This is a predicted structure of an 89-nucleotide RNA (SAM riboswitch aptamer (S box leader)) from Hymenobacter negativus. The prediction has a mean pLDDT of 89. It was read from a public genome assembly, where an Rfam model found it. NCBI's taxonomy places the organism under Bacteria, Pseudomonadati, Cytophagia, Cytophagales, Hymenobacter.
RNA sequence: UUUUUAUACAGAGGCGCGGAGAGACAGGCUCGACGAAACGCCGGCAACCCCCACCCGUUGGAACGGUGCCAAGUCCUGACAUAUAAAAA
Numbered sequence: 001u002u003u004u005u006a007u008a009c010a011g012a013g014g015c016g017c018g019g020a021g022a023g024a025c026a027g028g029c030u031c032g033a034c035g036a037a038a039c040g041c042c043g044g045c046a047a048c049c050c051c052c053a054c055c056c057g058u059u060g061g062a063a064c065g066g067u068g069c070c071a072a073g074u075c076c077u078g079a080c081a082u083a084u085a086a087a088a089a
Base pairs, nucleotide, nucleotide: 001089002088003087004086005085006084007083008082013042014041015040016039021031022030023029025078026077027076028075043070044069045068048066049065051061052060053059054057074081
């Protein structure tokens, strides 16, 4: 990168650094000098993998570890769209 499967109306932010952008894309709309992105630290949410149990399931539990996530329903609409997880090539 491609493919497959699953999920996306719930949930969870402070500080430092930085200094003008950010919310994938298009159109909207919104956030931002009362400080955007990126990066770092700490904290948190969730429960895909991992782990445990049993009545073995579309089950229950747990949360050390591997990911993910922490404005707005994937912010809204659109598209052969996007994102994340697990697996395969």